[in-house]
């Protein structure tokens, strides 16, 4: 100087004025006293607690998990391992069962699955063709001559069949890899080391690791596409769920004043006036009194059941927080003191000033000025994610 | 609060057991044809397939977390 890991704050103090919960004093108005957001309270991604609902068992669908042993109420979450990947290293990352059950792989490419030969290698065998030697055999000007034939025998050509896949080229991949014998060229064909498998012994709780030995490799790649195998898992959510209960309406019970008396019409059951008495409304402080309506069912008063509006409870003492000691690499658990720590319901937690801390910026070096992130409970827990101005510590590496 | 869905060209949709260049009508723009225009006809642009990471050889499609948008519940 450059980086990896964990952990922790995330503005402090006073004064005033406000708002929510409790407690205390007051007949009230009010007045003390004491607490009042987070590391993510946020997304609503998983796990459980609590409530209702369903539920003899068992299968089939749907979702979910996904190496191996622990921690836990419980998980998909933590810790330790064990495999692989990356990095000089500290360390990071990894949905990490299964590919001899199906399936899928475009475009290139000669071939994409128990495939294949475009370019190249070779041409050993067996045919073609040339060159020399040799042999036969004809022909003549008789020679170191010509021509034909044999393809047996020596050389070459890569032309044909063929052989090979080692190098070239396609591709995300191309039927183990490097290296070395071998070979006509090659090729696990041979051989060593690596990888793959099978079997066996050790070691570990196991995932796995190490050793030996066997097989010449016949086992490719993709399961965060589809499939398949094991485990897991009933539904619904605080608007769940329980109590109290207005006003209005409608069922139900019960209580509730005249079978008064005249006159008319009607043949009558009846009606309609008038007095008279009671009950109800209303106007009134109340009686009295007046006005209506009513007197066998009515108004009207009471009582029961459900049940809205509102209310309360659920609802904050809890898998609680905070110290110490013990047990474990760890995660985490056991003991033992000490502590109460937001409960709102349209939803309180919030301004202003003073000083002081970080950062920026100007600067006559006195200070001036601006800024202090992300966000805010809502039934409560354990987690993962995802936001985040600056700070601060602690271990470790090059 | 709790539960589900959906983002593709300017707008309205295809395209989903992954295959390379993402298509379709409308819309536009330029050309034919007309006196001009309108319908025909012919050519062209226009897409960060909502945004980041991951899996894959290969993602609009598969997973995963963010953004933004719509239902439905008393």
């Nucleotide at each position: 100087g450059a980086g990896c890991g964990g952990g922790c704050c995330g503005g402090g103090c006073g004064a005033c004025c406000g708002c929510g919960a409790g407690g205390c004093c007051g007949c009230a108005a009010g007045g003390c006293c004491c607490c009042g957001a987070g590391g993510a309270a946020a997304g609503u991604c998983c796990g459980g607690g609590c409530u209702c609902c369903a539920c003899a068992g068992g299968g089939c669908g749907a979702g979910g998990u996904g190496g191996u042993g622990g921690g836990u109420a419980a998980c998909g979450c933590c810790c330790a391992c064990c495999g692989g990947g990356c990095g000089c290293g500290a360390g990071c990352c990894c949905g990490g069962g299964g590919a001899a059950a199906g399936g899928c792989a475009a475009c290139a490419g000669a071939g994409a699955g128990c495939a294949g030969a475009c370019c190249g290698c070779c041409g050993a065998u067996g045919g073609c063709c040339c060159c020399g030697a040799g042999g036969c055999g004809c022909c003549c000007c008789c020679g170191u001559g010509g021509c034909g034939c044999c393809c047996g025998c020596g050389g070459g050509g890569a032309u044909c069949a063929g052989g090979c896949a080692a190098g070239g080229g396609u591709g995300a991949a191309a039927c183990g890899g490097u290296g070395g014998g071998g070979u006509a060229a090659g090729a696990g064909c041979c051989c060593a080391c690596c990888g793959c498998g099978g079997c066996g012994g050790c070691g570990g709780c196991g995932a796995c690791g190490c050793c030996g030995u066997c097989g010449g490799c016949g086992a490719g790649g993709c399961a965060c596409g589809c499939c398949u195998c094991a485990c897991c898992c009933g539904g619904a959510g605080a608007a769940a769920g329980g109590c109290c209960a207005a006003a209005u309406a409608g069922a139900g019970g019960a209580g509730g004043a005249g079978c008064g008396g005249g006159u008319c019409g009607g043949c009558g059951g009846c009606g309609a006036c008038c007095c008279c008495a009671c009950g109800g409304u209303g106007c009134g402080g109340c009686c009295c009194g007046c006005a209506c309506c009513g007197u066998c069912c009515a108004a009207c008063u009471c009582c029961c059941g459900g049940g809205u509006a509102g209310g309360c409870c659920g609802u904050u003492c809890g898998a609680g927080a905070c110290c110490g000691c013990c047990g474990g690499c760890g995660a985490c658990g056991g003991c033992g003191g000490u502590c109460c720590c937001a409960g709102a319901u349209c939803g309180a937690u919030g301004g202003u000033c003073g000083c002081c801390c970080c950062g920026g910026u100007c600067u006559u070096c006195g200070g001036a000025c601006c800024g202090g992130a992300c966000a805010g409970g809502a039934c409560c827990c354990g987690g993962c994610u995802u936001a985040c101005a600056g700070g601060c510590c602690c271990g470790c590496u090059c | 609060g709790c539960g589900c869905c959906c983002g593709u060209a300017g707008c309205u949709c295809a395209g989903u057991a992954g295959g390379a260049u993402a298509g379709a009508g409308c819309g536009g723009c330029g050309g034919u044809u007309u006196c001009c225009u309108a319908a025909a006809c012919c050519g062209c642009a226009g897409g960060u397939c909502a945004c980041a990471g991951g899996u894959u050889c290969g993602a609009a499609u598969c997973c995963u977390g963010u953004c933004g948008g719509g239902c439905g519940u008393a």
This is a predicted complex of two RNAs, RNase P RNA and transfer RNA, with 472 nucleotides together. The coordinates come from a structure-prediction model, not an experiment, and the mean pLDDT is 77. Rfam match: Bacterial RNase P class A. By type it is a ribozyme.